[in-house]
């Protein structure tokens, strides 16, 4: 000086699924049963694949090669615990304006 990952705040875009059906409650929110549902807030899972120990087979030996076990290992992928099915919000993108402090 360039000024990376990462992070925080505005603004813009941003889906899915009942504005179900009964009771509480002072309207309005907002709770509580019950049935049906969505997956992009969080979270959980684990595929190749790599590593380690053991064992098998091989060989004069090691390495390859087989089988178990542990471990590490990705989501827009599965679960749907939690959110959610009016609205608001959301993963994710895209500008700004910080902290940051990789690399030159």
């Nucleotide at each position: 000086a360039u000024g990376a990952a990462c992070u925080u705040g505005u603004u813009g875009g941003g889906a899915g699924a009942g504005u179900g059906u009964c009771c509480u409650u002072u309207u309005u929110u907002a709770g509580g049963a019950c049935c049906a549902c969505c997956g992009a807030a969080g979270g959980a899972g684990a595929a190749a694949c790599c590593u380690u120990u053991c064992a098998g087979a091989u060989u004069g030996g090691c390495g390859c090669c087989u089988g178990c076990a542990a471990g590490g290992g990705a989501a827009g992928c599965u679960c749907u615990c939690a959110g959610g099915u009016c609205c608001a919000g959301u993963a994710c993108c895209a500008a700004c304006a910080g902290g940051g402090g990789a690399u030159g």

Model confidence (mean pLDDT): 78 of 100. Glycine riboswitch aptamer from a Bacillota bacterium, 104 nucleotides, folded computationally. Its Rfam family is "Glycine riboswitch aptamer". About the family: This family represents the bacterial glycine riboswitch. The source organism's lineage runs through Bacteria, Bacillati and Bacillota.